RNA sequence: UUAUCACGAAAGGUAGAGGGAUUUGACCCUAUGAAGCCUUAGCAACCCUUUACAUUUAAAGAAGGUGCUAAAUUCUACUAAUUGACUUAUCAAUUAGACAGAUAA
Numbered sequence: 001u002u003a004u005c006a007c008g009a010a011a012g013g014u015a016g017a018g019g020g021a022u023u024u025g026a027c028c029c030u031a032u033g034a035a036g037c038c039u040u041a042g043c044a045a046c047c048c049u050u051u052a053c054a055u056u057u058a059a060a061g062a063a064g065g066u067g068c069u070a071a072a073u074u075c076u077a078c079u080a081a082u083u084g085a086c087u088u089a090u091c092a093a094u095u096a097g098a099c100a101g102a103u104a105a
Stems, first nucleotide, its partner, number of pairs: 001105005010040005018029003023077001025075002041069003046065002048061005073100001078097008
């Protein structure tokens, strides 16, 4: 820089108190065992392989490199629109976008 992020997929061992990226607020997981590390298994199909095609691309696959395997990236924050409360300044809800982040090339 580009693409994707409401799909999918967990057991065992070790360890021993935190975890869900950071901050705000909420909510949730966790001694019926958190994080981390190891093993095995699985999911997906970014890279990859095969076929078709002039290309874009499409279909199939899963050996290898990553990734992932609670909850939408757990939700939220900023902006806009709409609606409602309310009455001129706020609050709430919904939708869209932005910001931030994650993963791949």

Predicted 3D model of a 105-nucleotide RNA (SAM riboswitch aptamer (S box leader)) from uncultured Ulvibacter sp.
The organism belongs to Ulvibacter, within Bacteria.
Its mean pLDDT, the model's own confidence on a scale to 100, is 80.